[in-house]
RNA sequence: CGAGCCGGCCAGGCAGCCGCCGUCGCCGCGGGGAUCCCCCCGGAGGCGGAGGAAAGUCCGGGCUCCACGGAACAGGGCGCCAGGUAACCCCUGGGGGGCGCGAGCCCACGGAAAGUGCAACAGAGAGCAGACCGCCGCGGCGCGUCGCCUCCCGGCGAACGUCGCGGCAAGGGUGAAAGGGUGCGGUAAGAGCGCACCGCGUGCGACGGUAACGUCGGCGGCUAGGCAAACCCCGCCCGGAGCAAGGCCAAAUAGGAAUCCACAGGGCGUGUUCCGCGCCGGAUUCGGGUAGGCCGCAAGAGGCGACCGGUGACGGUCGUUCCCAGAUGAAUGGCUGCCCGCGACAGAACCCGGCUUAUCGGCCGGCUCGCCCC
Numbered sequence: 001c002g003a004g005c006c007g008g009c010c011a012g013g014c015a016g017c018c019g020c021c022g023u024c025g026c027c028g029c030g031g032g033g034a035u036c037c038c039c040c041c042g043g044a045g046g047c048g049g050a051g052g053a054a055a056g057u058c059c060g061g062g063c064u065c066c067a068c069g070g071a072a073c074a075g076g077g078c079g080c081c082a083g084g085u086a087a088c089c090c091c092u093g094g095g096g097g098g099c100g101c102g103a104g105c106c107c108a109c110g111g112a113a114a115g116u117g118c119a120a121c122a123g124a125g126a127g128c129a130g131a132c133c134g135c136c137g138c139g140g141c142g143c144g145u146c147g148c149c150u151c152c153c154g155g156c157g158a159a160c161g162u163c164g165c166g167g168c169a170a171g172g173g174u175g176a177a178a179g180g181g182u183g184c185g186g187u188a189a190g191a192g193c194g195c196a197c198c199g200c201g202u203g204c205g206a207c208g209g210u211a212a213c214g215u216c217g218g219c220g221g222c223u224a225g226g227c228a229a230a231c232c233c234c235g236c237c238c239g240g241a242g243c244a245a246g247g248c249c250a251a252a253u254a255g256g257a258a259u260c261c262a263c264a265g266g267g268c269g270u271g272u273u274c275c276g277c278g279c280c281g282g283a284u285u286c287g288g289g290u291a292g293g294c295c296g297c298a299a300g301a302g303g304c305g306a307c308c309g310g311u312g313a314c315g316g317u318c319g320u321u322c323c324c325a326g327a328u329g330a331a332u333g334g335c336u337g338c339c340c341g342c343g344a345c346a347g348a349a350c351c352c353g354g355c356u357u358a359u360c361g362g363c364c365g366g367c368u369c370g371c372c373c374c
Base pairs, nucleotide, nucleotide: 001370002369003368004367005366006365007364008363009362010361012339013338014337015336016335017334018333020049021048022047023046024045026043027042028041030040031039032038033037051345055356056355058354059353060352061351062350063242064241065240066239075238076237077236078235079234080094081093082092083091084090095109096107097106098105099104110233111232115231116230117227118226132172133171134168135167136166137165138164139163140162141161142160145158146157147156148155149154180198181197182196183195184194185193199222200220201219202218204217205216206215207214208213246295247294248293249292256286257285258284259283260282261281266280267279268278269277270276302322303320304319305318306317307316308315309314340343
């Protein structure tokens, strides 16, 4: 210098004017309760006012209400090991596997030696498999070729072709996958058939490690092929609904309850008639609940800094002139000027920890590879 990997940070800036939401105290010949306090309205002023993802709502928790004796089943989720955490399908460290020269990145990574099941097409054969081509042996036929015998006819043999019966699984071919690889021996040809090395398995032992696992040795000629985001088995976890949760205050109208008054007449019900009974009336009080308002609702698993423990995630202690949106038609905007590299994805709605997805460009730190120079 070029190409890359990992981590952290920023998210146009400055000024002027006019607005919006919240909050704090102040002012008002303003309004209400009502009596020196509170609420509402208005005014000017001070302060604060979106994000790294506020997003998707995919996990986990806090909080709230409901339900609840325990256990099991069903259903769902998770799945190498150890740790972190309020908890996790998250994070950290380690192991194993894959990719990359490397920094580094990726992995639903328990069990296929319990059972059931699946494997299209192609192919001879796809699950204790199989023989199309091929290789080898034997037999029949052919007598064109070659060799030998023979005076000739002809005969014998070899290679070749073809048919049949067997042997084989090395090679070709099919497939996502064909029951280890290389070499030597062996054989008619072959083959873990035998052996050596490599690989594989191990429900065996020793050693190292908390463990996952690793190393070495033994054992097994290889038996136990693949798929469990197929059923299933094993282990662990899980009550339901969600801020429109939930709580408080509380109109008008309608309906309800209690007490008191009135019971004259009428209506309705009691199947019809008579009697009787009940309801329909008025006043007062009470309670539920709707509209509406208030709370929940912003001081918290908070931020920042230092020290200590830990490889790390993280934890502990101390300090702190830190307080950092809180709306409910829902607030961050508009106009102007200047500057630069002309500015991406995108807007809180109960809160927090994660994951995933979207994102113009730039800065800082650490590291890797290549080339050149000293």